C1' cells in the first nucleotide's frame, strides 16, 4: 500500500450466512423488593447495547458503499 476477519447493555455473547413476528434474547455484574436475627445464597423486578455515514427496501444489527477503530497476513 494490497488482501482477510472484526465492532452489540458495564463485561462476555447469541441473533447475521437466508431482512420482518411484543419492548434486541442469555449469563454475570449493579439497582430495588422479598426471604432471612442478619450475611451469604435463593426468589422476583429493574434499569442498561446493533461503531459511524449514506444506499437497498413496504421493512436492515443483519445485504450494498463508504469511513473510522481493532487484529491477522503479503510485500
Nucleotide at each position: 500500500g494490497g488482501c482477510c476477519c472484526c465492532g452489540u447493555c458495564g463485561u462476555c455473547u447469541a441473533g447475521c450466512c437466508c431482512g420482518g413476528u411484543c419492548u434486541a434474547g442469555g449469563a454475570c455484574a449493579u439497582c430495588a423488593g422479598g426471604c432471612u436475627u442478619u450475611c451469604a445464597u435463593c426468589c422476583u423486578g429493574a434499569a442498561a447495547a446493533c461503531a459511524c455515514g449514506g444506499g437497498u427496501u413496504c421493512a436492515a444489527a443483519u445485504c450494498c458503499c463508504g469511513u473510522c477503530g481493532g487484529g491477522g497476513u503479503c510485500a